[in-house]
RNA sequence: GUUUGAUUCUGGCUCAGUUUGAACGCUGGCGGCAUGGCUAAAGCAUGCAAGUCGAACGAUAUAGUGGCGAAAGGGCGAGGAAUAGCACCGAAUGUACCCCGAGGUAAGGGAUAGCCAUUGGAAACGAUGGGUAAUACCUUAUAUGUCCAUGGAUGAAAGCUCCGGCGCCUCGGGAGCAGCGGUGUUCCUAUCAGGUAGUUGGUGGGGUAAAGGCCUACCAAGCCGAAGACGGGUAGCGGGUGUGAGAGCAUGGCCCGCCGCAUCGGGACUGAGACACUGCCCGGACUCCUACGGGAGGCUGCAGCGACGAAUCUUCCGCAAUGCACGAAAGUGUGACGGAGCAAUGCCGCGUGUGGGAUGAAGCGGCUACGCCGUGUAAACCACUGUCAGGGUCUAGGAAGAACUGACCAGACCCAGAGGAAGGGCCGGCUAAUCUCGUGCCAGCAGCCGCGGUAAUACGAGAGGCCCAAGCGUUAGACGGAAUCACUGGGCUUAAAGCGUGCGUAGGCGGAUGCGUAAGCGUGUUGUGAAAUCCCAUAGCUCAACUAUGGAACUGCGAUGCGAACUGUGUAUCUUGAGGAAGGUAGGGGUCAGUGGAACGUUCGGUGGAGCGGUGAGAUGCGUAGAUAUCGAACGGAACGCCAAUGGUGAAGACAACUGACUGGGCCUUUCCUGACGCUGAGGCACGAAAGCGUGGGGAGCAAACAGGAUUAGAUACCCUGGUAGUCCACGCCGUAAACGAUGUGCACUGGAUCAGUGCGGUUUUGACGCCGUGCUGGUCGUAGAGAAAUCAUUAAGUGCACCGCCUGGGGAGUACGGUCGCAAGGCUAAAACUCAAAGAAAUUGACGGGGGCUCACACAAGCGGUGGAGCAUGUUGCUUAAUUCGAAGCAACGCGAAGAACCUUACCUGGGCUUGACAUGCACGGAUUAGUUUUUGGAAACAGAAAUGACGCCUUCGGGUGGAACGUGCACAGGUGCUGCAUGGCUGUCGUCAGCUCGUGCUGUGAAGUGUCGGGUUAAGUCCCUUAACGAGCGCAACCCUUGUCGCUAGUUGCCAGCGCGUAAUGGCGGGGACUCUAGCGAGACUGCCGGUGUCAAACCGGAGGAAGGUGGGGAUGACGUCAAGUCCUCAUGGCCCUUACGCCCAGGGUGGCAAACGUGCUACAAUGGCAUGUACAAUGCGAUGCAAGACCGCGAGGUGGAGCAAAUCGCAAAAAGCAUGCCCCAGUUCGGAUUGUAGUCUGAAACUCGACUACAUGAAGCCGGAAUCGCUAGUAAUCGGAGAUCAGCCACGCUCCGGUGAAUACGUUCCUGAGCCUUGUACACACCGCCCGUCACGUCAUGGAAGCUGGGAGUGCCCGAAGUCGCCCUAUUUCAGGGGUGCCCACGGCAAGCUUGGUGACUGGGACGAAGUCGUAACAAGGUA
Repeated sequence: GUUUGAUUCUGGCUCAGUUUGAACGCUGGCGGCAUGGCUAAAGCAUGCAAGUCGAACGAUAUAGUGGCGAAAGGGCGAGGAAUAGCACCGAAUGUACCCCGAGGUAAGGGAUAGCCAUUGGAAACGAUGGGUAAUACCUUAUAUGUCCAUGGAUGAAAGCUCCGGCGCCUCGGGAGCAGCGGUGUUCCUAUCAGGUAGUUGGUGGGGUAAAGGCCUACCAAGCCGAAGACGGGUAGCGGGUGUGAGAGCAUGGCCCGCCGCAUCGGGACUGAGACACUGCCCGGACUCCUACGGGAGGCUGCAGCGACGAAUCUUCCGCAAUGCACGAAAGUGUGACGGAGCAAUGCCGCGUGUGGGAUGAAGCGGCUACGCCGUGUAAACCACUGUCAGGGUCUAGGAAGAACUGACCAGACCCAGAGGAAGGGCCGGCUAAUCUCGUGCCAGCAGCCGCGGUAAUACGAGAGGCCCAAGCGUUAGACGGAAUCACUGGGCUUAAAGCGUGCGUAGGCGGAUGCGUAAGCGUGUUGUGAAAUCCCAUAGCUCAACUAUGGAACUGCGAUGCGAACUGUGUAUCUUGAGGAAGGUAGGGGUCAGUGGAACGUUCGGUGGAGCGGUGAGAUGCGUAGAUAUCGAACGGAACGCCAAUGGUGAAGACAACUGACUGGGCCUUUCCUGACGCUGAGGCACGAAAGCGUGGGGAGCAAACAGGAUUAGAUACCCUGGUAGUCCACGCCGUAAACGAUGUGCACUGGAUCAGUGCGGUUUUGACGCCGUGCUGGUCGUAGAGAAAUCAUUAAGUGCACCGCCUGGGGAGUACGGUCGCAAGGCUAAAACUCAAAGAAAUUGACGGGGGCUCACACAAGCGGUGGAGCAUGUUGCUUAAUUCGAAGCAACGCGAAGAACCUUACCUGGGCUUGACAUGCACGGAUUAGUUUUUGGAAACAGAAAUGACGCCUUCGGGUGGAACGUGCACAGGUGCUGCAUGGCUGUCGUCAGCUCGUGCUGUGAAGUGUCGGGUUAAGUCCCUUAACGAGCGCAACCCUUGUCGCUAGUUGCCAGCGCGUAAUGGCGGGGACUCUAGCGAGACUGCCGGUGUCAAACCGGAGGAAGGUGGGGAUGACGUCAAGUCCUCAUGGCCCUUACGCCCAGGGUGGCAAACGUGCUACAAUGGCAUGUACAAUGCGAUGCAAGACCGCGAGGUGGAGCAAAUCGCAAAAAGCAUGCCCCAGUUCGGAUUGUAGUCUGAAACUCGACUACAUGAAGCCGGAAUCGCUAGUAAUCGGAGAUCAGCCACGCUCCGGUGAAUACGUUCCUGAGCCUUGUACACACCGCCCGUCACGUCAUGGAAGCUGGGAGUGCCCGAAGUCGCCCUAUUUCAGGGGUGCCCACGGCAAGCUUGGUGACUGGGACGAAGUCGUAACAAGGUA
C1' cells in the first nucleotide's frame, strides 16, 4: 500500500533497508587492496608439486647401501547427529628431531646391494653363480634402569673429522605434540514407541603405549526409553560472518583451530609417529600398453582439458623475501610461498576539466491570450590548468645496519596537449521526478494495488525531469520491517482458537512460625575463554580501502572465600486452606419394583342411517358388508395434563403421575477432631443427547424409506391420505452434536440496586404475617475498569496468581496416505501439491424485503364517461424498396422532434453538372475584362458556350492615372443534418409541487457517523406548538407575482344608454350624459380576526356569526439536494476524429404517402336523451394589409364577379352550436351509420399522376355498445356543444393550444393493487433485489489420491562362498633368526532367499483448483417466499 460506499478491528499478501564466493541485461577511463568451479567427492592428455647428506660406505658415477625426511606443507567436505566439534574438568599413557642433568661409548663376528658372469621375459620385472664396504646387521661383556623381589632373571652403544668439534648408547627431567576418559551442549521428524544377546554387569585370560566387552570363556539378567530410546531425513564443527535496538534469526566461502577423506572396499607392513593423497598387498569398477602369456595407472596438489552448469582465471615468473626438509656449512629442493596475468566479482580512491561567456543562437519540444516558455551558461567563442592515460631521462625503497643478491613492484624530474575517458534505472500511488504524440482490452506493462476497450502523467516514442554513477538495474538467497511463533513481546464470547464432562498418574505450582543447610541466588578473588575478526587509541602506505602496535572486549565455563532475605531441602510446631464429626434441611439427583387416571387404538355389543375425513381449494382414503357420531365392556402400548415458574437437582449428557426399597451429592448451624492431608492435570480411566448397529422382546400413537392424491413448467419437496424401519424394554456396541454461556478449572481482590429459591439467628410472652441480620443457589439492571465494537460488569470478558487445552490468512481439508479404535456406519490422529489477495468480526449510512407501525395520492373503493371489437385518420414496428433520410424506446418512445413533406422543405435514392466552391475573411498577381440589360446554341434544369450593349469612387493637363467593390488565376481556407449526447455547454423529461435536502457552532462516539431532522400533538407541508444536548441558519413549503370572484375611487373612446332631446322601417344612428354594464389603472377586502367547544394555560381542530368570498377561496407561473452515463452533436454552441474534383455545392425526377401483419393515440358511429326539416335565442377568446372582406349579383353547392369598410372596443372573419318551438321518422342495418367507388366540378398553386382540400349527384361497406385487459376524472370538474388561433399558397387538422355554452354522479372507507413520505427491524445487497449466490452436467488447463502391475534406490536379517592379511596351531628348516608347506577363527567383494522402507511409471478411476459472456434448476442472504 491492499478486504469496505465509508469505518474500526482481526488477518494475510506486498514494498521501502542492509547484505552476497553470485549470475544475467545495458554500459565501461585509471589505480590500490582483496576475491574467483557453490554444479559432477564424475573423468582426465601433458609438465611440474620431496628431497637431501661425499664430514656414514664402497665406487668412475647424478646408480646403490646407510641416515634423516617423506605422518609436515598443499587440497577437498563425500561420509559422519556423535567413536566428531566446542566449553570445562580428568587419569591409566607415548614421544624422533630440540633443551637441561647424570653416566657410558669395551671385546668380537658373519653377511649383502651395487658390481661381474650366465640367463628368462614383448615389457614390467626377474633368476642362478661369484666376490665387496659401512654410523647396515649379529654375538659377548658391563651399567644407573626394568621385572620379581629371599634369591635371581633381563638388559646398550658407531663412528667420522678440516682436530675446532660433530656424533652414538642408557637413565632422569623439561618444552611442545599425540592417544584416552567424564560432564554439559549441538537440526527436523512420534504419520518412528518401544529398543538391545557382547546387549548390561562380574570373574579368569588375551590384547594395547595406555583405562575399558577392546576381544574371549564362564556366571548373573541386566541396560536404554515420553527430559524422546530405537528408527528415518538432513548436515563437516568452532573462532566467526550477515542482519537486528536487543533478544534472536540465518549462515560457516576467503583467513585461523579441530575432525574426516584421498578412484570404491578391505588389510596390514615400516616407523617416534600412518593403517600413510603423489608407500605396499588383495578384491571391484574404469582407462591405457601388450608379442595375448602378462603388465601399468589414480590432479579432492599447481597450471591445464573436456563434461556439467546461470556461473568461476594463466598449461606464467622466481626461490629475491617469509617458512619447511636435509646438510657442520657452502648449498640443494620446495606449483608452500613471493609475484605477475585474466575477470567492474567486491571494497576504496581518482578522473572525464576550470573560469568567463545572453543575439538567452539554431535545432528539438511545449503552450498560446500569438506576447512566449523549456532544454540553458548548456553550446559556440575567449582565457587557463595538467590529475590519469601517452613519450623521455634517472634510481629512493621492498635488501634482513659492511659488501653481494630483485621474479616483480615502485619513486623523482622533463615534454606535449582539452585533447583519449558517461552511463544505467526510474517519473500512477507506495516513492524523489510530467508533458506531447502513437496505439485503442490490440500491442504491451506489472513488486502490491492495478493500467490498456479513441483525449493513457501506468503500453511504445520524443522532449523534459528525478536518483545513483564506472557503474546502474534485474533475478536468486539471508536477516529486517513481521509484536506474522510473541523469552524480551501475542492471543482464544462473536474475527483462527476452551478438550462434551468429570476422576485421577507423572509433572508444574503451593498456607503460618522457629532452627539448620547452602543446590538455586547475590558478591569478592582467581584460572581459562588461541590468534585473527568487531570496538577504542595511535602509527605505516600522498588519503582511503588495506596493514601494524597497544588496549578493551570475548556478555561463557571452572575453582574458591563470604552472605542467608527469597526459592529448594532437613527438622520441630501451628490452624486460617482441605478433610472429618454432631444436629438439621430443600430437591423431576440415580437404580429397581409396584400402582393409577385421562387420551388414543383395536375387538365385541347397543343406538343410528349417509355421509365421514381432509384442504387455500380439492383429491387419494374410509363408509349401506352400516362408517363418522354416541353409549357400554374388554384388551394393548406409550407418554404423564393442571400444579409449573423468570422455579429445583445434577460434573456434563440430562432429570417430571403416584408409592416403596436401596443409594450419590449439596447447603446451614455448632467450632469438637486431624494438621497442609491442597490446586491443576500431559498420557490414562469413567460417564456421555439424538441417530445408528447386534441379540431377544414389544409395537397404541408418531413416523425416515416407500406408495398414492394434490400443487407445479417440472415437484423425486413444502400440503393431504396411508405406511415400514425406528421411537419403547433388557443386555452389548457406537462416542459424536450449534455436547453453547459458542466463555477450561481453582483461589484471592474490586461501589451498588433489585427479584426469586432454600437454610439459620433476632424481634413479637409462644406462634402466624411482617421487619432486621447472616450464609448458599439462580436471575435482572447498572459504577469503575475492560473491549474493535456489540457488550461484560462480585456467576467478569475487571485486577492478579497456579496449572492444563487450543490458535497462527482463505480454499484444497478435518480431506488423502499411514497408524489406531469399531460388527459396520464411521471415530480419533492428520498433511502436501496446487490456487487466491483476500477470507473474516463488529458497528455506520443507504438501498431492498412475498418484515412491522403511522400517513398520503383518482392508488383502490364508490361513481360518470371511455379504450380494447368496426370504419377511417395519424404515429410506430415489421416487411418491401434504388431510396422508403434521421432521431425518440417501460412508466418518462409511438397525433413525439414535425405550430403544415405535391416542387421547395429534404437531410434519402437515381441521373446530370461545379471544384477557392452556394456562404466568410486575408494575401499576391492580372487587367477593364465587371454589375446590369438584350439576343442566342445545346440541355429536363443546373450548367457549359457565343454575341451585343454597358455603369461606379477619387485625381485630372480630359490623353489618362489610381483605388475600393466586382471578375479571373493562385495560395491560405470555406463547407459537412458526417461519427462520438459514453468527451461537453445549454435546454428538456422524470421521480414530484413529493416534503424533503443540508450547513455552522456545540455535544456524543476511537471512527465511519450521530444529534439537530427523534418523541407527543397538529398540518396540504421539516406547517406550527410542546418536550428536548442541542442552539441557530440556508435551499425547499408558505407568502410576495399573474389571473378570476366582491366593493370603492379615478378616467369615459372606438365601449355603455337610466334620465332629457333629435331622428329612423329599424339600430346609441345623433346631441348629450358618467348613473349602470363594460373597459383598465389604483385601492379595499380574509387575518382562525370574533363567539362557543375540544386540546397540555400550546399549536391546532370542530361548530357558528358576519361576509361576495372562510380556514391555501378557484386557477396559473414558480420545480430544493439529487436520480436515471435519461433525451438532444439533426435548433444552437463546442473538444476530438473523419471527408476535401467529395461525406462539400447546384439541378431534374423519384422517395419520406410504398403494405400479408402487429401495436399506440384519436375521430365518426352503432341510434329515439336520436336523426332529418323549418323557425328562433344566448357567448367568450382571438385574428386581419401580397390581409379580413360586408351589402349586392351569378351558381343547387364548393365558389365566382365585384368591392363599401377596416392597420380595427369603430370595419370584417362571424353563422355560435348544443338549446327552445313545431313537424316527420317508429326500432329496421333503418330517414341510423357514413367507409368505399363512379361521374361532374370549385379553389390554391409554374405544377394536384405518384400525392391536396372542398362541392354536387350517385353508390351506401363494416358496425346493433365491444374478450382478456385497461384509461381519464372529485365541481363549474367529468360528460357534452360549438368558437378562435399558431404553422400555412393550399392542405391530408379528426392533431395541438386556447375560448366560452349546457352541466352531473359519487367518495362508507384505507383490507387489498400501484406509487410516495416518516419511524423501526433483518440483510451474505452497495453496479444497491433487474442485487447477491449454490450444486450437478458439458468443455479446456493444472496439480494430486487409489489402482492389476512394471521398474529403480536404501538400510538390515538368514544362508552359501571366502582374496589379501593379523593372530593361533601343526609339519619342516643351515643352531638360532628369517624362510618353506599345511591348517583354524575373523573377514572385503560376490551369490541365494524372504521381508522392510522410499522413489518413478501405470490402462482405468476418485474427488480438487482454475478458466468474460454454455446447460438445468433456484438451495442460501429479507419471515429469501417451507425461518